[in-house]
RNA sequence: AGGCUUAUAGUUCAGUGGCAGAACGAACCGCUCAUAACGGUUAAGUCGUUGGUUCAAAUCCAACUUGGCCUA
Numbered sequence: 001a002g003g004c005u006u007a008u009a010g011u012u013c014a015g016u017g018g019c020a021g022a023a024c025g026a027a028c029c030g031c032u033c034a035u036a037a038c039g040g041u042u043a044a045g046u047c048g049u050u051g052g053u054u055c056a057a058a059u060c061c062a063a064c065u066u067g068g069c070c071u072a
Base pairs, nucleotide, nucleotide: 001071002070003069004068005067007065010024011023012022013021018055026042027041028040029039030038048064049063050062051061052060
C1' cells in the first nucleotide's frame, strides 16, 4: 500500500428490510431456621460514527473509526 473480516444489554451471542431478543449476570419478591439451588417480577440498548437508498434500515450502499487476519 492492497484485500478480507469484526463492532447489538454489565458479559457471551442471536437477529438475511416490517415492535431490538436469548442465556448468564444484577435488583426485588416467594420458598428455607438460614444459605445455595429453584420459581416469579423488574431494570438495563441513540444496534461503533456520519451520510445515502427505501413508505420503512441493526439488516442494503459509501466513507470514517476500532479489533483481528492475509498478501506485498
This is a predicted structure of a 72-nucleotide RNA (transfer RNA) from Halamphora calidilacuna. It is recorded under the gene name trnM-CAU.